[in-house]
Molecule: Guanidine-I riboswitch aptamer
């Protein structure tokens, strides 16, 4: 030093936090206001190294259909979006083996 669909989406999870919506508390002119995620909610954000599923791709076949294959995988600090935070995003990256 060292090729490869060693792809891509979705819909969810683990995990995330408070813009909105509820709760909870205060305060009020009874309209609303502010606090509050230490608040197990709706919603929302969400994994290369989590599931799933459909596309695509490899091969076999060879018009199609069909079938198999689609591996392995320790990992930071910082910083960066969005209210905001996160296993997000830099990043299968620095490093480690």
């Nucleotide at each position: 030093a060292u090729a490869a669909a060693a792809g891509u989406u979705u819909u969810c999870u683990a995990g995330g936090g408070u813009u909105c919506c509820g709760c909870a508390a205060a305060a009020a002119a009874u309209a609303u206001u502010u606090u509050g995620g230490u608040c197990c909610g709706g919603a929302c954000c969400g994994a290369g190294a989590g599931a799933a599923a459909a596309c695509g791709c490899u091969c076999u076949a060879a018009u199609a259909a069909a079938g198999a294959g689609u591996a392995c995988a320790c990992g930071g600090a910082a910083g960066g979006a969005u209210a905001a935070a996160a296993g997000c995003c830099c990043g299968g990256g620095a490093g480690a083996u």